This is a predicted structure of a 74-nucleotide RNA (transfer RNA) from a Vallitaleaceae bacterium.
Rfam family: tRNA. The family's RNA type in Rfam is transfer RNA.
Lineage of the source: Bacteria > Bacillati > Bacillota > Lachnospirales > Vallitaleaceae.
Its mean pLDDT, the model's own confidence on a scale to 100, is 80.

């Protein structure tokens, strides 16, 4: 060149045979317990689902173009 793989929250990942406000663990914050920490319990907030554009009443999802990763071929 050329074929596949992933990309969703600060980390790790989940949903991906179209349809209910986009979740979940740790971390952060806050609040209860405690002489104090911690570690247990309850909360809170954080995302234009890499970008772009299409299809469609409706897309993270299906399509196209494009970026990064990462692998295999030449």
């Nucleotide at each position: 060149g050329c074929a596949c793989u992933c990309g969703u929250a600060g980390c790790u990942c989940a949903g991906c045979a179209g349809g209910a406000c986009a979740g979940a663990g740790c971390a952060a914050c806050c609040g209860c317990c405690u002489c104090c920490u911690a570690a247990g319990c309850g909360g809170u907030g954080g995302g234009u689902c890499g970008g772009a554009g299409g299809u469609u009443c409706g897309a993270a999802u299906c399509c196209u173009c494009u970026c990064g990763u990462g692998u295999g071929c030449g």